The RNA shown here (transfer RNA) has 71 nucleotides and comes from Candidatus Roizmanbacteria bacterium RIFCSPHIGHO2_02_FULL_37_13b. The sequence is in RNAcentral, with records from ENA. RNAcentral records the identical sequence in 2 taxa. Model confidence (mean pLDDT): 81 of 100. Its Rfam family is "tRNA". By type it is a transfer RNA.
């Protein structure tokens, strides 16, 4: 410099072009003498820019960043 792969709640992992959705955390309540277990609700996310398209986390282009080979 060149090639691969990958980027999604705070963290880990899903979503075959058609309502981003699970667990862990957090935050409320239930229950408990108090913690703790549990069990209910809520929290909060697609790297950026542009394209295709009725419709894009999903396909294309280019940038950024991360990791890996080779030099």
């Nucleotide at each position: 410099u060149g090639c691969c792969c990958g980027g999604u709640c705070g963290u880990c992992c899903a979503a075959u072009g058609g309502u981003a959705g699970g667990a862990c955390g957090g935050a409320g309540g239930a229950c408990u003498u108090u913690g703790g277990a549990u069990c209910c609700u809520c929290u909060a996310a697609u790297c950026a820019u542009g394209g295709u398209u009725c419709g894009a986390a999903u396909c294309c282009a280019u940038g950024c960043u991360g990791g890996g080979c080779a030099g």